[in-house]
RNA sequence: CGGGGUGUAGCGCAGUUGGUAGCGCACUUGACUGGGGGUCAAGAGGUCGCAUGUUCAAGUCAUGUCACUCCGA
Numbered sequence: 001c002g003g004g005g006u007g008u009a010g011c012g013c014a015g016u017u018g019g020u021a022g023c024g025c026a027c028u029u030g031a032c033u034g035g036g037g038g039u040c041a042a043g044a045g046g047u048c049g050c051a052u053g054u055u056c057a058a059g060u061c062a063u064g065u066c067a068c069u070c071c072g073a
Base pairs, nucleotide, nucleotide: 001072002071003070004069005068006067007066010025011024012023013022019056027043028042029041030040031039032038049065050064051063052062053061
C1' cells in the first nucleotide's frame, strides 16, 4: 500500500426480505428463607464505532472514515 472479517446494554452474543432492537450473565427492587446461598416476580440500562447519502421508514442498503484482526505485497 491492496483485499477480507469484526464493531449492537457493564460482559458475551442474536437480530430473517429495510418496518418502532432482543437473549444469557451481571445490576436494582420486592417475595420466600433466622441469615447466606438459591428460587420466583418486577424493573433499569442502547441514538447499533463515527459521518454523510438513498428511502415514507436504515442495526440492515450505498459512500467515506476510525479501531481491532487476518491474508497478500